[in-house]
Molecule: small-subunit ribosomal RNA
Organism: uncultured bacterium
RNA sequence: AGAGUUUGAUCCUGGCUCAGGACGAACGCUGGCGGCGUGCUUAACACAUGCAAGUCGAGCGAUGAAGCUUCUUCGGAAGUGAAUUAGCGGCGGACGGGUGAGUAACACGUGGGUAACCUGCCCUAUAGUGGGGAAUAGCCUUUCGAAAGGAAGAUUAAUACCCCAUAAGAUUGUAGUUCUGCAUGGAACAGCAAUUAAAGGAGCAAUUCGCUAUAGGAUGGACCCGCGGCGCAUUAGCUAGUUGGUGAGGUAACGGCUCACCAAGGCGACGAUGUGUAGCCGACCUGAGAGGGUGAUCGGCCACAUUGGGACUGAGACACGGCCCAGACUCCUACGGGAGGCAGCAGUGGGGAAUAUUGCACAAUGGGGGGAACCCUGAUGCAGCAACGCCGCGUGAGUGAUGACGGUCUUCGGAUUGUAAAGCUCUGUCUUCAGGGACGAUAAUGACGGUACCUGAGGAGGAAGCCACGGCUAACUACGUGCCAGCAGCCGCGGUAAUACGUAGGUGGCAAGCGUUGUCCGGAUUUACUGGGCGUAAAGGGAGCGUAGGCGGACUUUUAAGUGGGAUGUGAAAUACCCGGGCUCAACCUGGGUGCUGCAUUCCAAACUGGAAGUCUAGAGUACAGGAGGGGAAAGCGGAAUUCCUAGUGUAGCGGUGAAAUGCGUAGAGAUUAGGAAGAACACCGGUGGCGAAGGCGGCUUUCUGGACUGUAACUGACGCUGAGGCUCGAAAGCGUGGGUAGCGAACAGGAUUAGAUACCCUGGUAGUCCACGCCGUAAACGAUGAAUACUAGGUGUAGGGGUUGUCAUGACCUCUGUGCCGCCGCUAACGCAUUAAGUAUUCCGCCUGGGGAGUACGGUCGCAAGAUUAAAACUCAAAGGAAUUGACGGGGGCCCGCACAAGCAGCGGAGCAUGUGGUUUAAUUCGAAGCAACGCGAAGAACCUUACCAGGUCUUGACAUCUCCUGCAUAGCCUAGAGAUAGGUGAAGUCCUUCGGGACAGGAUGACAGGUGGUGCAUGGUUGUCGUCAGCUCGUGUCGUGAGAUGUUGGGUUAAGUCCCGCAACGAGCGCAACCCUUGCCAUUAGUUGCUACGCGAGAGCACUCUAAUGGGACCGCUACCGACAAGGUGGAGGAAGGUGGGGAUGACGUCAAAUCAUCAUGCCCCUUAUGACCUGGGCUACACACGUAAUACAAUGGCCAUCAACAGAGGGUCGCAAUACCGCGAGGUGGAGCCAAUCCCUAAAAAUGGUCUCAGUUCGGAUCGCAGGCUGCAACCCGCCUGCGUGAAGCUGGAAUUGCUAGUAAUCGCGGAUCAGCAUGCCGCGGUGAAUACGUUCCCGGGCCUUGCACACACCGCCCGUCA
Repeated sequence: AGAGUUUGAUCCUGGCUCAGGACGAACGCUGGCGGCGUGCUUAACACAUGCAAGUCGAGCGAUGAAGCUUCUUCGGAAGUGAAUUAGCGGCGGACGGGUGAGUAACACGUGGGUAACCUGCCCUAUAGUGGGGAAUAGCCUUUCGAAAGGAAGAUUAAUACCCCAUAAGAUUGUAGUUCUGCAUGGAACAGCAAUUAAAGGAGCAAUUCGCUAUAGGAUGGACCCGCGGCGCAUUAGCUAGUUGGUGAGGUAACGGCUCACCAAGGCGACGAUGUGUAGCCGACCUGAGAGGGUGAUCGGCCACAUUGGGACUGAGACACGGCCCAGACUCCUACGGGAGGCAGCAGUGGGGAAUAUUGCACAAUGGGGGGAACCCUGAUGCAGCAACGCCGCGUGAGUGAUGACGGUCUUCGGAUUGUAAAGCUCUGUCUUCAGGGACGAUAAUGACGGUACCUGAGGAGGAAGCCACGGCUAACUACGUGCCAGCAGCCGCGGUAAUACGUAGGUGGCAAGCGUUGUCCGGAUUUACUGGGCGUAAAGGGAGCGUAGGCGGACUUUUAAGUGGGAUGUGAAAUACCCGGGCUCAACCUGGGUGCUGCAUUCCAAACUGGAAGUCUAGAGUACAGGAGGGGAAAGCGGAAUUCCUAGUGUAGCGGUGAAAUGCGUAGAGAUUAGGAAGAACACCGGUGGCGAAGGCGGCUUUCUGGACUGUAACUGACGCUGAGGCUCGAAAGCGUGGGUAGCGAACAGGAUUAGAUACCCUGGUAGUCCACGCCGUAAACGAUGAAUACUAGGUGUAGGGGUUGUCAUGACCUCUGUGCCGCCGCUAACGCAUUAAGUAUUCCGCCUGGGGAGUACGGUCGCAAGAUUAAAACUCAAAGGAAUUGACGGGGGCCCGCACAAGCAGCGGAGCAUGUGGUUUAAUUCGAAGCAACGCGAAGAACCUUACCAGGUCUUGACAUCUCCUGCAUAGCCUAGAGAUAGGUGAAGUCCUUCGGGACAGGAUGACAGGUGGUGCAUGGUUGUCGUCAGCUCGUGUCGUGAGAUGUUGGGUUAAGUCCCGCAACGAGCGCAACCCUUGCCAUUAGUUGCUACGCGAGAGCACUCUAAUGGGACCGCUACCGACAAGGUGGAGGAAGGUGGGGAUGACGUCAAAUCAUCAUGCCCCUUAUGACCUGGGCUACACACGUAAUACAAUGGCCAUCAACAGAGGGUCGCAAUACCGCGAGGUGGAGCCAAUCCCUAAAAAUGGUCUCAGUUCGGAUCGCAGGCUGCAACCCGCCUGCGUGAAGCUGGAAUUGCUAGUAAUCGCGGAUCAGCAUGCCGCGGUGAAUACGUUCCCGGGCCUUGCACACACCGCCCGUCA
C1' cells in the first nucleotide's frame, strides 16, 4: 500500500466483499510446563449457611477463679486481684468493600468564584479546668406474652445529664475613625452594655492521656458561575412559584429554598418543551492524522443499597450489614403477633452462548478502637479453578543412502514421502526422584511454603495439533460422487475425466494452540474539516420579492473582540513515548525525563477581519433626454373561415377509407346563389426575430400601467450580493357558482380491422375547451445547467441604441445591451462545454450518498374533493447505472450482386409402380444420418455369405496376435451320428526351409493376455458438409484515443473480384481473388501402326487429308472511334478459329454451426471376460392401416403400332473375360466357337428419315396386378433375384394450396457405356445424338457484400422482456 465483483471487451460512477488490528468473549477440534494478569457483559432476579465493624475495664456501676493480705463465730467475711462481659458512657459504624438501576443534570470534565459557608480526629498558639445537684440503665422483686419484646416497683454510678461561679480579641447591640474592594461590602482600632465553658482517668511521683473557650493552619466537604461532550423537528411552542421585586421565615451558607403582597414577566429555530437512549472522566481499541468506537480490570467523581417516602443522631448521613412508615416478596407463629433484606467475601437456585473456592492468614501494606499489650478487619496478602489473554520454554541434537520397508502417484522408466526412519554417537532444557534452601522482617513475628532457587541421580525416555491448498491468498495430485451428497467471505463450484464436494497421499501457514461466530475501528476520499459531488451516472428548489442570518468597494484616524507572540498558574497518579534499573530474557514491576495539542490570568504587537469616527465615488440608486417591443389590465371595433336557419335553382347520390361500412339523402341531400344568426380563433407579415422573473405573450384602436436599453454625468454616498422560514406569481388537466357553446372533442354509442381489439381508422357525440369570480399548486415547470461579481484567443450572423469617418439615399470602422452558430486555452469518464462556460476564483442558498420496497405507509400541514407537501422501516438483490467501442439485429436508410424475383421452358405436388425415411408391427425387423446442409444418404448392388440383429445348438488362452513349456503325421481321404458347428472311428502318404542349433506348420498345457460394429463425436485425431468460389479475413511499423479500439480496409470512380486508378496519417505485407495446372475450340511442326486413301478389290505403296499424341503458336483492351479525370476502365468497330476471366474442371481465406462420423481407420476414459468375445443352422434387415422425400412410366396424334430403306456417335470395358459368322428356339436363351490380353477382334446405338395404319375413345393410349408356361445365374431363387412368351388389362384424360431446376450446345428429349457384381438398377458416375424459348428490368420474396443509423441484444431477435395464472 491494495484486491475481487456489473461488460463480449473498455473507461467512469457506485455499492457489496476480502486481506489488518483489537476483545471481560463464546463454540468446535486438540492440549506439556512456567511467569504475570483477567474472570456474571444476561435477572439492580430470589437467596439456605458461615463470615465481612468493632473497640475501650486507664470513663462508670455490676460479676468475680486461683493466689495474697486482714478479720473470723473457722461456716466464712472484707480488701486486692488476672479476667469476663450484658448494661450506662466515649470513639468508630458517613471509611474501607459492592453495583451502574436511575440520571441529559452544574451529574461529570476543565477553569474560576464564596467579601455567602462548615470542618470530628491532627498541627501551632493563647487562656482555663472552681462549686453543687437530681436522675437513669444494669442488678433485684413482681408481672404480661408462644416468641420478639415489654410493664410496674425498689435501689445505684460516671468523662451520661443539669444548675451556679469565672471569662475574652468569641457572639449580639450601639454611635464612630482609618484603610481597602468591581458591587452588595470587607479589614483594623479603641469605648460602653448584654450573653455564653469545662471532666475527669492512670501513676507513689515526676508526668501523661483527656476536657473547655478562642485564633490560625491542614484535611475533607457545601454552594455559585463560564465553557465542553447523545439521537429524534414525523417533538414548535413551553412556563403560575412560573420570571422579577418588597418583607418575613428557614439553612453552615446565598437563593422562590418556603410563605405573604406587588408587577407580568421568563425560556425558545444559536433548538425551549417533549420523547428515546445513557453513569461521566483519566483512559482503552483503531487510524498516517483528523477522526470513529468503547467506558471491563486500575485510578478520580457521582448515584444507589428489596421498591417508595421520611426524619433522628452526629463534625459529617437523610446512613449497604441504623431507626420509622407504606408496598411487594420470603420465613416463624400458640393466629393474638413477630422477623428479614449478599448491587460485601465465598456459596445456592434461576436466567444465559457464557464467567471461579461455602480455601489460608492478619506474616506484610493499610484501616477502627485503645496509654499500651492487644482485639477486629472476606480491605488486603496469598493459595485453588479456567489456554480467558499476554510473555517465555520444551516436545531432542549430530551422523546416517541400499536413497530400506510401507504409503501415494506413474508416461511403468521412475518420482515422492526422504536424512525422514532404522542404526550409530551424544545432551539433559522441561518432567521424575533425592538433598539443601531463601529475600519478603537489617531485633521478635512468614499465610504463601519445604515455594522460588541451587546441587545430585536416571533415562530419548512422558510432551503436536489445528486450519487451509479455484481466484482474491502461501500451498496439487489420485480415488469416490455425478446439479446428488455437499461447499461457499465475495466471485462462484457440483449435470461421469471436480486442483472448489468427501477421503487419501503430498504441500503451505500458524503452533500449545488452531479455526469459526459475534462486536468495534481500518481499508471506506463510501458523510469528504483535513478530503467528494449535482448537463447525461444519485443530486439545482417551477419562478420572483424579501425577513433573520452569512458575506461585502476606496482612503485616514482610533480601539484591541478575533489574530500573532512572551510570561505565570493549572492540566492528579497510573497509562503513552524516550533514557535507565530489577525478576536468567520477555510479559511484568520500577527510577528519571518528555508529552498530555486544553483552560485561566497578565504583558506586548496592530498587518488583516470586527467595533467607533471622518472622508470618497469606480458598486448601487436618482434626475433629464431619446428610441424599440405579441410585457400586463380594461373597453370597443373588424374581416376571412366553419356550422346552423330561411328562400331559390337542381337531381341522385353524398360522405368516408388501405378497402369498406355505420351515417346523411327522393319528406329533395350533396352542389350552387342570396339573406340571416352564433361562438371561437386571428392566415399572409412570421424570422434559432421581439418582450417578460418564470409560467407565458400574436387581428386593429383607445385608456391605464410595469420593466429593460442608449446618451448626459447634475444629485445621494456602499444605500450592495445571497437568502432558511415567509409572501406573491405559477402551463395543461381538474373542482365550485353562474353564464356561453360554432368548431374540436376524454367518456359513451355504432361501423370496420383483428384469433381477440375495451386500441390505432371511420360516423356521431357528453363533460370540457370560451367568459366572470373563487380554489388547486403540479409538469420532460428542460438549457434536464441556482443567483451574483471579476478575469481568460478569436471568427461570423442577427435585434435595439450611440459615436467617428466618408466619394454623404446605400458604406467602412468603434462601442453598449440582447440573441445564435463555429472554434483555441482550460475542463470533462466520455459525449461535449468553451466571454450566454460545464474554464479560473470568491460569496450565499438548495440538493445527493447502491438498486428495489417508495416518493409508498403512518403521523402532521394544506385542500370542497381529486390530491399536494413533509417522509420512513421491515424485507430483498450484488448489482442498478453513465458514456463510449466492436459485433449481431431492425416489418431503418443508401449502393451492389446472385436463375433471387421478373420473362420463359420443363417439372414436382393428383395416378399406379420403384426406392429411401417416419410410424406401426415383430423374437429380430442391426446401426447411423434429421431444416437448408437427413430421407435412390453410409450401401459402387442384404437369397447363404455380407450381418453388426433374433431363435436354437456349441467353445472358453479362445475365430485372430506375441511370449513360455511339451509333443508331433504338416496336409488330405473314407465311414458313422448330427441341421451344422462338432464328435467318434478308420487309415493312405510320410511334406518344405535350414548356418543342423532350429524354424515354418499342427496338436496339447500354463498364465500374462486376446477379443468387443459395447458407451461417450459434448474427452479426441483424421476426414467431410455448410455459409460460399461469397470477397472477404488479418498483421508489422507509424499515428489518434485514458482505454476497449480506430486508422490502414473509409471516400470518388471502376471491376466477376479488397480488380485496378485517384485521393487520404498512413506506409507496407500476408492468407484469399486473378494467374500458373487439366480439358475443349484454331493453326503449325514432328511422328506415323492396328489409323487414313488422291485405288473397282486385294497385295503393295504413300503419309496430302481424317485421326492419334508430343512440342509450340495464338487473345494482350494489342489496334481503332467515342465516353471517362490526360487514370483505371467502359461502349462500338476492324481483323481473327476464338474478344474482353473464350467454354468447362481441379483449386474452398480467417472463421461459424459443441454441424456429421468412436460402425472406414486411429485413440483417452468407462464397461463385458464360460461373455457385450467366438463358431454353426435357420430366420430377420424385403413386415404394412398409414404419412413424407426422390426418381422412373404414363395419361397420348409433335403420338402409338407395323413395314421398308436399313442411316449417323462418343466414351468406355473385355482371358475365371468380351464373343462374331453360322444353326436351333416366337422369345428370354441354347449349341458352337472364328477373332481378341485389344486405334487390329467383340460388346455397338436410339430418337431421326420414308411409307402405311389408327382418328380422340379409358382407345391399337397406359401398362400395374394376376394366371399359365419357360429361360439364366447360383450348393440353394419358399420367405426374397432377373428375364421371356401367351393371356389378364387396374389407376390414370395433365394434377388444390404450395413448390423445384434451367440463360446455350444450356433446358428438354434420345439412346450408349462403366463401377459394384455369380445373378440382380427406374439409382449413381460418365458418353455422345437431336436441339429450343426468354431476360423490360431490380419495386417486391430469398440469400449475400459494403457504408451509415438506432439499440435496454452479446447464448447476440429462435435475443431481451412485461403482466396474469399455476